Small-subunit ribosomal RNA from Paraphysomonas imperforata, 1466 nucleotides, folded computationally. Its Rfam family is "Bacterial small subunit ribosomal RNA". Its family is annotated with ribosome and structural constituent of ribosome in the Gene Ontology.
């Protein structure tokens, strides 16, 4: 005997760090809801007013006197005198930061009523109120005059007292009564109570640094119960304060209370004790006690009576009322109990108190049934439509009666007090009285009390909140960034467990959320228990003063420290143990603690103090060295620049490229000599010095430091250091020089969309020199100072030592560096020069932003510097490292990417597709590569989905059900046909005869049916990066973790393709292969193929043959397999050989994790949603073919490498219902002949005429043939596209869909080139690496001004207010002090002056708050201008301080810094 965390920055990650939440608590308020009982609480707000009641009286046994009743014995009643109480008891916390409270002490005090002990109460007097008379006032209340008591009063007298060195002086009293009791004076004590002085403790702010004249102290007088400047004269000049005075704000304080593991935070309702205050604000008076809540004077502000003259109040008592405010109760009952005040008592009186009313305000009990009941009931929700839940839940049966409810019984709080009898004191007494005992009598507000018992009956009794994650608890429907929600994250944009509603769950229960507050949590103010390189945090740096810490030894003390004993820590609380109300809550008792404070005993180890001594910290000295260390003067030479003079000519300069600019008046370039001013190459370095800032030519004088050696001396003489004091780069400011070169500001030139830049020509301040400011910097090792201890290795500088001491090695002090263990550290890193281990002292941090700013102060010539908030406003800002992505970074490599080279398109004319337009419609989609001759492999009608028009509604098409019929067909009218009227015609299959099946017609309703939306709800599919070499996983390892590693690294390769190396070993999907196609052969098999010899024909037509070509099986061949050289003895490259065919042989299918919310609801599937006599379905007819335009993709040309004509073969694939036979079916080439450079005999567009096919139909809107016509075009701007070999070019031929329609698409073979140096640049990929403020990932992020609205704040002429203080003037009451006239015999007193003085006035100024035209900057706000300053070398590296400048980010000079990349040295 006692300590839990989570959520939120990020793609992820570990830290660092704030916000938020779980808990307990409340005097509590709201919201919903509400049965009973017990114990507690109950105006936190305006110390606002307050109506009305009532809360302090009592004593006749003090006093007179008046009444009243009367059995005449006496009781009663009380206004006045007197006495005792109103200083208690109840309220409130407004003041108060203080000896107020707390907790310890302490001596100069007083003390009614009680207790104790001593004594003692003798004698006299004169008044006054009531009470009579009379008189003022409206009241309130008085004024005169006369009468009287007393326990009021007053003198005398006694005195143990008190004062006094003392002589002395002062000083009391009450009766009543027969006694007693109660009373009275005086002394001492005591007990209770109060006053006063002390040490300690006891909120915040330094943007509050000085304060203080009775103020410190003395002396002397006054004063008071009592000490004292308490107050007074007078003399000193002193109190007080960085240990925080003084001043402002805020606050009653304490046992305790909450909460906390605790230590500490908060907070001081309610009970307790202490202080204050009683309308404010002052004063005294009585009194034992007051400067007094329910006394009085006075001033004031308020109410109220008033006859206007004057008067009266004071709920912060208990009740109540208005107000205020989210909010807090009755104008009850009772003195019955406790207490208290008066009394001798009875007794009075007590809004103390004792109860009881209200109110879920809070703790604690109880209850609202209990058992059984499966058809798993109905009805609710949800469903995948089976089910599933709600649910033993309800009904139903069987019990039970707590509590409220009704009726009855009935404690305990009660003890006194009266009487009566005994008894004992007292006395003369048996009267009276008083004490004790016992009898009898008798007092209860609550109270219909608690508690019992009977009776009926399930009968009268359940909500709140919440279900996204934190957090226990889920599905539906309605909303569609709307309404809303939200403690932080954060939900809502048509499938919301986050809004609302339901069902259904969760958690607590007569309560349940919510909102404020307060602790926790929160190690987030860190004593317990943090931090400071880079995250918020080391002062620019050194002196150096208070404080703080501080070597060894020996001795004293005994303040810290440590044990023992006494006191005191009030009570109640909190803990424990035991008891009482049936439990409990709550109470009663005992005891434990209360950690604390004072005081006494003793211990001596550390610490401290005193006193002694030591040398090793620290210091002086001697000796031999170091250095760009400082101030000052003197010399120096290269540069440059001017100037003079000379040779000499056209150009110089400058830049990416150009221009200003300088030059025929002679520049630039060369020589020579003059002048000036600034800096000091080379040495030179990871160098050296210094305290930091800095410091560099050469040499002189002055000054300081350091570092070795160990020669002597001091003896702790140390360390750090708040306040202070020096120094403190550059720029910048004063004043006076100087001025060569550089060069903020300006100018000019470029450059640009602009360029108030970045490039150039020029150029003022400056930059130098005194002297005096200034006091910041990335002032950085982003690392305070000191001491000590903890592995080691290589470097350098500057000493010493040792080895035979020239080199060289070792070792030793100090300085400066690099690498590296332990160990630190969030990681990166740090690591004897720590960022380790430990001490000691200082300076800083506590979330971003607002802000290092405003306002105050301080400093400065200014410009500024320091010192520094606080509203508002965000959930974050941030550190180091990960993985991507990106870079106008870097490396290495590919690729028809680029260069070389060929042919194109952009120019013309047509197809043809799309934009745009137009239209009733010109249906829809597809949109940068990767949409645009794409879906469409073929729109005249159909297609089709679009438009106007006419039609149908269970439908054009699918299932079910009923009923009738075969169905079909023919023929006439009407129609633009769909359809639709009439007429004819004609009886289906199967059958157990009962029906059944397809097909039509009717009918009914369930459905049907949509190329409607959503491709961002989807499945399928596809395109792309990309046929590009990647994407990855197991187990292991490293790392605190995202993660690495493998996969990186040296070679190679198309290739992560393969060796080697390697904490990684191995696997997968991919590459490659195996799959088809061609090229070589070979084996088989010859028909529809072929045809070498042989025989035949017009014809391989036939005999014949299968060698050949072919065809189609099935084999063989190629592996870096062989040679040689290069690599590493590798892979693997090159060259060679043989081979048909070489180094993946050609081409093809084949497409890895992914990534574009790509693309497609219109192929087809499909969630959901929306139409349903229409967004469904027929029909004709029109459109999709439009046409001022703009692209894309093709075709055909501009011609002679050609046209036209005419000879003139050859080939594949392919169709054709089958077919190697038959059909399609014909090319350029090639050769002849012609044209002869023209808009042509190139070119064919357009247009007129006339056929042809196909089709129900070629008007809109088909091909094609023939004749005639003969248009743009003479190779084609920026700009761009395809091609690397049988490829590009160029020639034709086929086929699919198709009635017909090709310049398209998809194949087929013919002829059949050029050229690749290479990898610097464009584009795209890939691998390592860097950098990063990017992660939706550079089409990223992101900064400032301008405009707009909201917020809150700074200044502001000024207006207004509030507290505080000074000075002056007026000053009431009232103590005191004085005092002739007036009262009094007297003692005194009236009045009169005087000190202080509330209060009230005037002044000047500090301070504080609130308000204000205007005015300044800020913060906050999805889509507003300008620009593009920063992250990538951010396109001119950034950033730090300063200056000037400029719409804005910012630009430019000086100095610094790396928190820069690259490259280059090491």
């Nucleotide at each position: 005997u006692u300590g839990a965390g989570a959520g939120u920055u990020u793609g992820a990650u570990c830290c660092u760090g704030g916000c938020u939440c779980a808990g307990a608590a409340c005097g509590a308020a709201c919201g919903c809801u509400g049965g009973c009982g017990g114990c507690a609480g109950g105006c936190u707000u305006a110390a606002c007013a307050c109506a009305u009641g009532c809360a302090a009286g009592u004593c006749g046994a003090g006093c007179g006197a008046a009444g009243a009743c009367u059995u005449c014995g006496g009781u009663c009643u009380u206004a006045g005198c007197g006495g005792c109480g109103g200083a208690c008891g109840g309220g409130u916390g407004a003041g108060u930061a203080a000896c107020g409270c707390g907790u310890g002490g302490g001596a100069a005090u007083c003390u009614g009523c009680c207790c104790u002990c001593a004594g003692g109460a003798g004698g006299g007097g004169g008044a006054u109120a009531a009470c009579g008379g009379u008189u003022g006032g409206a009241a309130a209340c008085g004024g005169c005059c006369g009468c009287u008591a007393a326990u009021a009063c007053c003198c005398c007298a006694u005195a143990u007292g008190c004062c006094g060195a003392g002589a002395g002086g002062u000083g009391a009293a009450a009766u009543g009564a027969a006694u007693u009791u109660c009373g009275c004076c005086u002394g001492a004590g005591g007990a209770u109570g109060a006053g006063c002085c002390c040490g300690c403790g006891u909120c915040u702010g330094a943007u509050u640094a000085g304060c203080u004249a009775g103020u410190u102290g003395g002396u002397g007088a006054g004063g008071u119960a009592a000490g004292a400047g308490c107050u007074c004269a007078c003399c000193a000049a002193g109190g007080c304060a960085u240990c925080g005075a003084u001043c402002a704000g805020u606050a009653g304080c304490u046992g305790g209370u909450c909460u906390g593991a605790g230590a500490g935070g908060a907070u001081g309702a309610u009970c307790a004790g202490c202080c204050a205050c009683a309308c404010u604000g002052g004063g005294a008076c009585u009194g034992a006690g007051a400067c007094a809540c329910g006394g009085c004077c006075c001033a004031g502000a308020c109410u109220c009576c008033u006859a206007c003259g004057g008067g009266a109040g004071g709920c912060a008592g208990c009740a109540g009322u208005g107000g205020g405010g989210a909010a807090u109760a009755u104008u009850g009952c009772a003195c019955a109990a406790u207490g208290g005040g008066g009394g001798a008592a009875a007794c009075c009186c007590u809004g103390a108190u004792g109860c009881a009313g209200c109110c879920a305000u809070g703790c604690c009990g109880c209850g609202u049934g209990u058992g059984u009941g499966a058809a798993g009931a109905a009805g609710g929700c949800c469903u995948u439509c089976g089910g599933g839940u709600u649910g033993u839940a309800a009904a139903g049966c069987a019990c039970u009666u707590u509590c409220a409810g009704u009726u009855g019984u009935g404690a305990g709080g009660a003890a006194a007090g009266g009487u009566u009898g005994g008894u004992a004191g007292u006395u003369a007494a048996u009267a009276c009285c008083u004490g004790c005992c016992a009898g009898c009598u008798g007092u209860g507000a609550c109270g219909u009390u608690a508690a019992c018992a009977a009776c009926a009956g399930a009968a009268g009794a359940a909500g709140c909140a919440c279900c996204g994650g934190c957090u226990a608890a889920c599905u539906c429907c309605g909303u569609g960034c709307c309404a809303g929600c939200a403690g932080c994250c954060g939900c809502g944009g048509u499938a919301a467990u986050a809004c609302g509603g339901a069902g259904g769950g969760u958690c607590c229960g007569a309560g349940c959320g919510u909102u404020a507050u307060c602790c926790g949590g929160a190690a987030u103010u860190a004593u317990u228990g943090g931090g400071u390189u880079u995250a918020a945090a080391g002062g620019g740096u050194c002196c150096g003063u208070a404080g703080g810490c501080g070597g060894g030894c020996c001795g004293a003390u005994a303040a810290g420290u440590c044990a023992g004993g006494g006191g005191u820590g009030a009570a109640a609380g909190u803990c424990u143990g035991c008891c009482g109300c049936u439990c409990a809550a709550c109470g009663g008792u005992a005891g434990a603690a209360c950690u604390g404070c004072c005081u006494u005993u003793g211990a001596u180890a550390c610490u401290g103090u005193c006193g002694g001594u030591c040398u090793u910290g620290a210091g002086u000295u001697a000796u031999a060295g170091u250095g760009a260390a400082g101030u000052u003067g003197c010399c120096g030479g290269a540069a440059u620049a001017u100037g003079u003079a000379g040779u000499g000519u056209a150009g110089c300069g400058g830049u990416g490229a150009a221009a200003u600019g300088c030059a025929u008046a002679g520049a630039u370039a060369u020589u020579a000599c003059a002048u000036a001013g600034a800096a000091c190459a080379c040495c030179g370095a990871u160098u050296g010095c210094g305290a930091a800032g800095g410091c560099a030519g050469g040499u002189g004088a002055c000054u300081a430091a350091c570092u070795a050696u160990a020669u002597a001396c001091u003896g702790a003489c140390g360390c750090u250091g708040a306040u202070g004091g020096a120094c403190g780069a550059a720029a910048g400011c004063g004043u006076g020089g100087g001025g060569a070169g550089c060069g903020a500001a300006c100018a000019g030139g470029a450059u640009u969309a602009g360029a108030u830049a970045c490039c150039c020509u020029g150029g003022u301040a400056g930059u130098c020199c005194a002297c005096a400011c200034c006091g910041u910097a990335a002032a950085c090792g982003a690392u305070g100072a000191a001491u000590g201890c903890c592995a080691g290795u290589c470097g350098u500088c500057g000493g010493g030592u040792a080895g035979c001491a020239u080199g060289c090695u070792a070792u030793u002090c100090g300085g400066u560096g690099a690498c590296a263990c332990a160990c630190c550290u969030a990681a990166c890193g740090g690591a004897u020069u720590a960022a380790g281990c430990a001490u000691u002292c200082c300076g800083c941090c506590u979330g971003g932003g607002g802000a290092g700013u405003a306002c105050g102060g301080u400093c400065g010539c200014a410009a500024g510097a320091u010192u520094a908030a606080a509203a508002c406003u965000c959930a974050a800002a941030g550190g180091a490292a990960u993985u991507g992505a990106c870079g106008g970074g870097g490396g290495c490599c590919c690729g028809c990417a680029c260069a070389a080279g060929c042919g194109g398109u952009g120019g013309a004319g047509c197809a043809u597709g799309u934009g745009g337009u137009u239209u009733a419609a010109u249906u829809c989609g597809a949109a940068g590569c990767a949409a645009c001759g794409c879906g469409c492999a073929g729109a005249a009608c159909c297609u089709u989905a679009c438009c106007a028009a006419c039609c149908c509604u269970u439908g054009a098409c699918a299932u079910c059900c009923u009923c009738g019929g075969a169905c079909c067909g023919c023929c006439a009218g009407a129609g633009a046909g769909a359809u639709u009227u009439g007429g004819c015609u004609u009886u289906c299959a199967c059958u157990u005869c009962g029906g059944u099946g397809a097909c039509c017609g009717a009918g009914u309703g369930a459905c049907a049916g949509g190329u409607g939306c959503u491709g961002c709800a989807u499945g399928g599919c596809u395109g792309u990066c990309g046929u590009c070499a990647g994407c990855u996983c197991g187990u292991g390892u490293c790392g605190u973790g995202a993660g690495a590693u493998g996969u990186u690294g040296g070679g190679u390769u198309a290739a992560g393709u393969c060796c080697c190396g390697c904490a990684a070993c191995g696997a997968g999907c991919g590459c490659a292969a195996c799959c088809c196609u061609u090229g070589u052969c070979c084996u088989u098999a010859g028909u529809u193929g072929c045809c070498a010899g042989c025989a035949u024909u017009a014809a391989g037509u036939u005999g014949g043959g299968c060698a050949c070509u072919c065809u189609a099986a099935g084999g063989a061949g190629a592996c870096u397999g062989c040679c040689g050289g290069u690599g590493a003895c590798a892979a693997a490259c090159c060259g060679g050989a043989g081979g048909a065919a070489g180094g993946u042989g050609g081409g093809g299918a084949c497409g890895a994790c992914g990534u574009c919310a790509a693309g497609u609801c219109a192929u087809c599937a499909u969630g959901g949603c929306c139409c349903u006599u229409a967004c469904g379905u027929g029909u004709a007819g029109g459109g999709c073919u439009a046409c001022a335009c703009a692209c894309g993709u093709g075709c055909u040309a501009c011609a002679a490498u050609g046209g036209c004509a005419g000879u003139g073969a050859c080939a594949a694939u392919g169709a054709g219902u089958u077919a190697a036979u038959c059909u399609c079916a014909a090319a350029a080439a090639a050769c002849u002949g012609u044209c002869u450079c023209a808009g042509u005999u190139c070119g064919g567009a357009u247009u007129g005429g006339g056929g042809u096919c196909u089709g129900c139909a070629a008007c809109u809107c088909g091909a094609c043939c023939c004749c005639a016509u003969g248009a743009a075009g003479u190779c084609g701007g920026a700009a761009u596209c395809g091609c690397u070999a049988g490829u590009a070019a160029u020639c034709g031929c086929g086929u699919a869909a198709c009635a017909g329609c090709a310049u398209g698409a998809c194949g087929c073979g013919g002829u059949g080139a050029a050229u690749a140096c290479g990898u610097u640049c464009c584009c795209g990929g890939g691998c390592c690496u860097u950098g990063u403020a990017c992660a939706c990932a550079c089409c990223g992020c992101c900064c400032g001004u301008c405009a707009a609205g909201c917020c809150a704040u700074g200044g502001a002429a000024g207006c207004c207010g509030g507290g505080a203080g000074u000075g002056c003037c007026u000053g009431a009451a009232g103590u005191c002090c004085g005092u002739c006239a007036c009262c009094g015999u007297a003692a005194g007193g009236a009045g009169c002056g005087g000190c202080c003085u509330a209060g009230g006035g005037c002044a000047a100024g500090a301070u504080c708050g609130g308000u204000a035209a205007c005015u300044a900057g800020g913060g906050c706000u999805a889509a507003g201008u300008c620009g593009u300053a920063a992250c990538a070398a951010g396109g001119u590296a950034g950033c730090c301080g300063u200056a000037c400048c400029g719409g804005a980010a910012g630009g430019u000079g000086c100095g610094g810094c790396u928190g820069g990349a690259a490259c280059a040295c090491c």